Molecule: SAM riboswitch aptamer (S box leader)
Organism: Acidimicrobiia bacterium
RNA sequence: CCGUCAUCCAGAGCGGUCGAGGGACCGGGCCCGCAGAAACCGCGACAACCAGCCGUCACCGAAGUUCGGGGGCGACCAGGUGCCAAUGCCCGGAGCGAUGAGGA
Numbered sequence: 001c002c003g004u005c006a007u008c009c010a011g012a013g014c015g016g017u018c019g020a021g022g023g024a025c026c027g028g029g030c031c032c033g034c035a036g037a038a039a040c041c042g043c044g045a046c047a048a049c050c051a052g053c054c055g056u057c058a059c060c061g062a063a064g065u066u067c068g069g070g071g072g073c074g075a076c077c078a079g080g081u082g083c084c085a086a087u088g089c090c091c092g093g094a095g096c097g098a099u100g101a102g103g104a
Stems, first nucleotide, its partner, number of pairs: 002103001004101005013043005021032003025093005044084001046082001048081003052076001054074004059069004088096001
């Protein structure tokens, strides 16, 4: 970079550096920003996916009253990513964007 699947109306801030923009792209809106944007750093939080761990549900298998397999749901945890204004801010367009997992 490409493609597959899943999710995206919930949740979560302080400090430092810096100095003018930002809300993915385009159009139309609207909003945030010198009471400090974006970016970077430190600490902290949140809990979407993966990992760990517990419970539960049915299905399948073996056994014979238990065990195993993959799956659904719920809880705990915060290790790996992620993430911490507004429904991916709203509408329209492109089937577009972001995140995770595994793949080529």